[in-house]
The RNA shown here (transfer RNA) has 74 nucleotides and comes from Treponema sp.
The sequence is in RNAcentral, with records from ENA.
Its Rfam family is "tRNA". Its family is annotated with triplet codon-amino acid adaptor activity in the Gene Ontology. It is annotated as a transfer RNA.

RNA sequence: GAUCCGGUAGCUCAGCUGGAUAGAGCGGCUGCCUCCUAAGCAGCAGGUCGCCUGUUCGAAUCAGGUCCGGGUCA
Repeated sequence: GAUCCGGUAGCUCAGCUGGAUAGAGCGGCUGCCUCCUAAGCAGCAGGUCGCCUGUUCGAAUCAGGUCCGGGUCA
C1' cells in the first nucleotide's frame, strides 16, 4: 500500500433481506425473603449503535469518506 472482518449498555455479545418503545446474559442499585450473608424473586438505572456526510417517509441496518482494532497478501 491492497483486501477482508469487527467497533451496539461498565463487560461479553445478538440484532445488520430498512419499519414503529434498541435487546439478552453478567455486573450495578433498590425492595422482598433471611437472625446475617449468599442463593432465589421483583423492579430500576445505564447506550447520540466509533465519527461525519448522503439516500429514504423512515437508517444500528444501505452508500461515500474517515478513525481505531484484528486477519491475509504485497